[in-house]
RNA sequence: GCACCCGUAGCUCAGGGGAUAGAGCGCAGCCCUGCGAAGGCUGAGGCCCCAGGUUCAAAUCCUGGUGGGUGCA
Numbered sequence: 001g002c003a004c005c006c007g008u009a010g011c012u013c014a015g016g017g018g019a020u021a022g023a024g025c026g027c028a029g030c031c032c033u034g035c036g037a038a039g040g041c042u043g044a045g046g047c048c049c050c051a052g053g054u055u056c057a058a059a060u061c062c063u064g065g066u067g068g069g070u071g072c073a
Stems, first nucleotide, its partner, number of pairs: 001072007010025004018056001027043005049065005
């Protein structure tokens, strides 16, 4: 330099045009316990990497940018 893939919660990831954007782990509170761990219940936390476009409607499709990964050179 070229090609492909990925960027969504603190972490690992789902979600591929219409619903209030979800799960596991982690975190907080409560219950339980002599105190913890485990277990149970509840909750907080994201305007989905950035900008533009298409659309009645975009996390999702298109274009450019940007960060990361893989392959080739």

Background
Transfer RNA from a Chloroflexota bacterium, 73 nucleotides, folded computationally. Taxonomically the source falls in Chloroflexota (Bacteria, Bacillati). It matches the Rfam family "tRNA". By type it is a transfer RNA. About the family: Transfer RNA (tRNA) molecules are approximately 80 nucleotides in length. The sequence is in RNAcentral, with records from ENA. The coordinates come from a structure-prediction model, not an experiment, and the mean pLDDT is 81.